Molecule: RNase P RNA; transfer RNA
Organism: Devosia sp.
RNA sequence: CCAGUUGACCGGGUGACCGCCGACAGUGGGGUAACCUGCUGCCAGAGGAAAGUCCGGGCUCCUUCGAAACACGGUGACGGCUAACGGCCGCCGGGGGCGACCCCAGGGAAAGUGCCACAGAAAGCAAACCGCCUCGGCCUAGCCGGGGUAAGGGUGAAAGGGUGCGGUAAGAGCGCACCGGGCGUCUGGCAACAGAGGCCGCACGGUAAACCCCACCGGGAGCAAGACCAAAUAGGGAUGACGCGGGGCUUCGGCCCCAGCCUGUUUCGAGGCCAGAUCAUCCGGGUUGGUUGCACGAGCGUCCUGGCAACAGGCGCCUCAGAUGAAUGGUCACCACGUCGCGCUCCGGUGCGGCCCUACAGAACCCGGCUUAUAGGUCAACUGGCGUC
RNA sequence: CGGAGUAUAGCGCAGCCUGGUAGCGCACCUGCUUCGGGAGCAGGGGGUCGAGUGUUCGAAUCACUCUACUCCGACCA
Numbered sequence: 001c002c003a004g005u006u007g008a009c010c011g012g013g014u015g016a017c018c019g020c021c022g023a024c025a026g027u028g029g030g031g032u033a034a035c036c037u038g039c040u041g042c043c044a045g046a047g048g049a050a051a052g053u054c055c056g057g058g059c060u061c062c063u064u065c066g067a068a069a070c071a072c073g074g075u076g077a078c079g080g081c082u083a084a085c086g087g088c089c090g091c092c093g094g095g096g097g098c099g100a101c102c103c104c105a106g107g108g109a110a111a112g113u114g115c116c117a118c119a120g121a122a123a124g125c126a127a128a129c130c131g132c133c134u135c136g137g138c139c140u141a142g143c144c145g146g147g148g149u150a151a152g153g154g155u156g157a158a159a160g161g162g163u164g165c166g167g168u169a170a171g172a173g174c175g176c177a178c179c180g181g182g183c184g185u186c187u188g189g190c191a192a193c194a195g196a197g198g199c200c201g202c203a204c205g206g207u208a209a210a211c212c213c214c215a216c217c218g219g220g221a222g223c224a225a226g227a228c229c230a231a232a233u234a235g236g237g238a239u240g241a242c243g244c245g246g247g248g249c250u251u252c253g254g255c256c257c258c259a260g261c262c263u264g265u266u267u268c269g270a271g272g273c274c275a276g277a278u279c280a281u282c283c284g285g286g287u288u289g290g291u292u293g294c295a296c297g298a299g300c301g302u303c304c305u306g307g308c309a310a311c312a313g314g315c316g317c318c319u320c321a322g323a324u325g326a327a328u329g330g331u332c333a334c335c336a337c338g339u340c341g342c343g344c345u346c347c348g349g350u351g352c353g354g355c356c357c358u359a360c361a362g363a364a365c366c367c368g369g370c371u372u373a374u375a376g377g378u379c380a381a382c383u384g385g386c387g388u389c
Numbered sequence: 390c391g392g393a394g395u396a397u398a399g400c401g402c403a404g405c406c407u408g409g410u411a412g413c414g415c416a417c418c419u420g421c422u423u424c425g426g427g428a429g430c431a432g433g434g435g436g437u438c439g440a441g442u443g444u445u446c447g448a449a450u451c452a453c454u455c456u457a458c459u460c461c462g463a464c465c466a
Stems, first nucleotide, its partner, number of pairs: 001385010012335007020045001022043001024041007047360001051371002054369005059222004066268005072218005078090004092106001093104004107213002112211002114207003129153002131149008161179006180202001181200003185196004226292004236283006242276001245258005260273003285465003299318001300316002303314004338355007390462007399415004409446001417433005439455005
């Protein structure tokens, strides 16, 4: 210098003027009310993905959801991190790349069931179509029948280990060596696993993103959850469900026990109800208002300590958007980046003018991840190649 | 904002759960019939199943990601 890998970051800046939303302070106004609003001053105002809504949590209600089993759903090597996760870090195994490095839903197919279309002789306690070998017969250049054989051909995604030597009628783990595989032993490692050596001729095809088995996890719904206030209407109708049950005591106010009901099912336990202005669905009617939930949070950081790392602990004169038809914008100037044209040049750059003033995209209860989209740019570490010393 | 679903021929739909040659009706084309048209009869063409990746020997079907579209959900009594 060229080609590449991984990780981190930015994703326009400054100034002036005008405008929008919100908080605070001051000062007026409006509304039946809840409450809303004008002006002035000052402060703050989108993202790395705010997105998809794919996972996990906080929070709220359903009964303060407690225990067990079943059903259903999800996850899947090992160790750790975390509030939790299907996420992340480290490590192991397999695959790819010369390499840095990248990818893997990566438990179980010797518990069982199912499936393996077409082709093929045979597709799962294997199988003889062609071929090879052998025996017998006959109408003897051959044909027919019986047997052996999985080395060769052919079919298929897949044909019951691979290569070589021996062996045999031809063959075959039939025998042997190496590789692969299975089962013990020893060593190292927390473990997944790795290495060494021994035994076994090989039994165990694939598929679980098919049912299933094993281990672990999960109650459901979602801020239009939920709470409060105000206004209005017909506190109306239909259908269905649960039902107003039994016993005892009583000072007649009530109390206790049993039965029944309470968001997948059953059982147990705690608690509640035991009542109708009950609950569910539909029809009809009314309103189209306000406040809260709602902004200090598993928050942030050119900091310190521990850890390989994810992360944890500490420190800090860090405090950072809250709309509800929905704010976060527009104009001008300059700079930076990019691009085009012209000029100068010591070929490294530099001057003038024009264009673009940017990509993906925009909060809506909040947070941790994943995935997807993204013009252009910066930094760090590393790999391969070439050149020079 | 939250939730549920759909995508297969020009149009309307089946097939997907349980993977193995993609079908039905209307429409279209050709021929017969008719003086001609329609109807009828006979025959035919047209698809890579919204897009991509994976699992599998094999994917419309199973899994994941993306795209487009549709539907539902306000409160009071």